[in-house]
RNA sequence: UUACAUGUGCAGCCGAAAUCCAUGACAACUCAUGGAUGCGGGGGACCCAAUUAUCGGGGCGAAUUCUCGUAAGGGAAAGGGUACUCUCAAGCCCGAGCCCGUCAGCUAACCUCGUAGGCAUUAAUUGGGAGGGUAA
Numbered sequence: 001u002u003a004c005a006u007g008u009g010c011a012g013c014c015g016a017a018a019u020c021c022a023u024g025a026c027a028a029c030u031c032a033u034g035g036a037u038g039c040g041g042g043g044g045a046c047c048c049a050a051u052u053a054u055c056g057g058g059g060c061g062a063a064u065u066c067u068c069g070u071a072a073g074g075g076a077a078a079g080g081g082u083a084c085u086c087u088c089a090a091g092c093c094c095g096a097g098c099c100c101g102u103c104a105g106c107u108a109a110c111c112u113c114g115u116a117g118g119c120a121u122u123a124a125u126u127g128g129g130a131g132g133g134u135a136a
Base pairs, nucleotide, nucleotide: 012119013118014117018037019036020035021034022033023032024031025030038115039114040113041112042111043110048105056103057100058099059098060097064077065076066075067074068073079094080093081092082091084131085130086129087128088127089126090125
């Protein structure tokens, strides 16, 4: 320097959505059920806040508002994401959907629910500052 073989490593992203234990199914991978821990949401006093009636009202989520159009759809802003974390700047992208059912301000104790889904394939958009980490 080249070739071959074996082994090991090469940090995933959005989101709360992960880890462990037990039992069962299975040859195994794995799956199902239950429990616990962690993370996330809702209900729920005094005090405080609010304060009639009607158009009801409310929750999760960044996803609400304005405007053009007959509509389909379009433009813009609030807000959000961008690959170790924070911050500044630029670029790119999103700016949905679903649920409760006449009922819910905040809220200690307490009660209760969820723990999905989607995407990427050696690259993750780049630069400045600060702080960390993996490998060699």
The RNA shown here (c-di-AMP riboswitch aptamer (ydaO/yuaA leader)) has 136 nucleotides and comes from a Spirochaetota bacterium. Its mean pLDDT, the model's own confidence on a scale to 100, is 76. The sequence was found by an Rfam model in a public genome assembly. The source organism's lineage runs through Bacteria, Pseudomonadati and Spirochaetota. Of the family's consensus pairs, 96% are formed in the model. Rfam family: c-di-AMP riboswitch aptamer (ydaO/yuaA leader). Rfam's curators write: This family represents a conserved RNA structure found upstream of the ydaO and yuaA genes in Bacillus subtilis and related genes in other bacteria. The ydaO/yuaA element is thought to act as a genetic 'off' switch for the ydaO and yuaA genes in its native state. It is believed that the element may be triggered during osmotic shock leading to activation of ydaO, a predicted amino acid transporter gene, and members of the yuaA-yubG operon which code for KtrA and KtrB K+ transporters.